[in-house]
Molecule: RNase P RNA; transfer RNA
Organism: Desulfobacterales bacterium
RNA sequence: AGAGCCUCUCGUGAUCGCUCGUCGACCGACGGUCGGCGGGAGGAAAGUCCGAACUCCAUAGGGCAGUGUGCUGGAUAACGUCCAGUCGUCGUGAGACGAAGGAAAGUGCCACAGAGAAUAGACCGCCAAAGCGCCACCUCGGUGGGUGCCGGUAAGGGUGAAACGGUGCGGUAAGAGCGCACCAGUUCUCCCGGUGACCGGAGGAGCUAGGCAAACCCCACCUGCUGCAAGACCAAAUAGGGGAGCGUUCGAGGGCUGCCCGUCCGAGCUUCCGGGUAGGUCGCAAGAGGUGUCGAGCAAUCGGCAUCCUUAGAUGAAUGAUCGUUGCCCGGUUCGGGGUAACCCGUUGCGGGAACAGAAUUCGGCUUAUGGAUUGCUUCGGCCG
RNA sequence: GUCCCCAUCGUCUAGCCCGGCCAAGGACACCGGCCUUUCACGUCGGCAACACCGGUUCGAAUCCGGUUGGGGACGCCA
Numbered sequence: 001a002g003a004g005c006c007u008c009u010c011g012u013g014a015u016c017g018c019u020c021g022u023c024g025a026c027c028g029a030c031g032g033u034c035g036g037c038g039g040g041a042g043g044a045a046a047g048u049c050c051g052a053a054c055u056c057c058a059u060a061g062g063g064c065a066g067u068g069u070g071c072u073g074g075a076u077a078a079c080g081u082c083c084a085g086u087c088g089u090c091g092u093g094a095g096a097c098g099a100a101g102g103a104a105a106g107u108g109c110c111a112c113a114g115a116g117a118a119u120a121g122a123c124c125g126c127c128a129a130a131g132c133g134c135c136a137c138c139u140c141g142g143u144g145g146g147u148g149c150c151g152g153u154a155a156g157g158g159u160g161a162a163a164c165g166g167u168g169c170g171g172u173a174a175g176a177g178c179g180c181a182c183c184a185g186u187u188c189u190c191c192c193g194g195u196g197a198c199c200g201g202a203g204g205a206g207c208u209a210g211g212c213a214a215a216c217c218c219c220a221c222c223u224g225c226u227g228c229a230a231g232a233c234c235a236a237a238u239a240g241g242g243g244a245g246c247g248u249u250c251g252a253g254g255g256c257u258g259c260c261c262g263u264c265c266g267a268g269c270u271u272c273c274g275g276g277u278a279g280g281u282c283g284c285a286a287g288a289g290g291u292g293u294c295g296a297g298c299a300a301u302c303g304g305c306a307u308c309c310u311u312a313g314a315u316g317a318a319u320g321a322u323c324g325u326u327g328c329c330c331g332g333u334u335c336g337g338g339g340u341a342a343c344c345c346g347u348u349g350c351g352g353g354a355a356c357a358g359a360a361u362u363c364g365g366c367u368u369a370u371g372g373a374u375u376g377c378u379u380c381g382g383c384c385g
Numbered sequence: 386g387u388c389c390c391c392a393u394c395g396u397c398u399a400g401c402c403c404g405g406c407c408a409a410g411g412a413c414a415c416c417g418g419c420c421u422u423u424c425a426c427g428u429c430g431g432c433a434a435c436a437c438c439g440g441u442u443c444g445a446a447u448c449c450g451g452u453u454g455g456g457g458a459c460g461c462c463a
Stems, first nucleotide, its partner, number of pairs: 002380003006376001009373002011325006018040010042356001046367002049365005054227001057224001061261004066223001068221003071085005086100001087098004101218002106216002108212003123157002125153003131149005136143003165183006184208001186205006193198001231282004241273006253265003275462003289308008328353004335346004386459007395413004405443001415431005436452005
């Protein structure tokens, strides 16, 4: 100096507004106006994909179904999240990615092509040992040569995403784990290391077991429901009306899960046509909180101490506009330096650019969108010493 | 705000649960031929689609995840 990998963090001044809190004054009657001081969007506030807090429910009972998760250990309020590891895949590497239990529990599927697609299979090829024929030869009784049928064969070709271990030697009529050696893989036993997933080694077995569970399913674990329009209170309003259907002990319907059981309430319920009112207060801003420091831990994270407090709170829904400025990038430009040159470095000043996006009960995550600057760690190849 | 659902020719839809026979079927519309003196009707043929991006799988309209777009329900009296 080039190309990368992972990761941390992120501007600012003035003026005029908007909104909230507080203090003061004035009007006026518990609300306005003015002034002072102070707070005022994000890493995703988004998607609403998970997990919780909080909240309601006279069933928080039982069973079935259903949903979700799925290597191991840890973290956490909890999680499908995070951290550390194992195994696998990719990359030269730093590293990245993985819905990663079970296919020798069962069922199912594997189109087309192909002979055969999961209890394998004979199209071409190879063989002619056994059996039955035909032809040939000859010493006429046999021989073995050719050939057909029946047949044997998974070495080779061909099909396919996938063809039921691979290589070599033996063996055979030809072949074949049929036998042997080595290799790969599965499973069982033992030993070593590890909390564990798993790893390393030795021995045996059968010679070999295809893929799909983001197909049904099996195994293990989890799961009552509702979502701040939850829920509590106050105020306002009146047509608490009319039609149809079902039901009143032979029980409709309801008690916030799809079904069943059990239990409790039980005289109304469903639907259509209409009517009124759609205001306020709380929930709701001190919290699984922020910052600093010390300690434990590889880390996620946890603990101790100190310190801060409106660390935004609107509801026809505030957080904006204008003028600047520091750095950054782009295009011209002035001057100086280096270089043969292309060009490079510094400097003056001009113009332009900077994304995705906006709280709505609150947190922890994930995912998606996104311009630039920057911290730390680290890799690869090149050059110089 | 919270919760739920959907997306296939120009329009309405079948197929999706349980992947292959899908080169995706049908109706209406549109285009062309035949019929008719001509139009209509009828008849024959044609054009035309799985919202987008990934993943699982030999193979995806279908299964899974994400994005985009669209739709619906929910106050109180009661």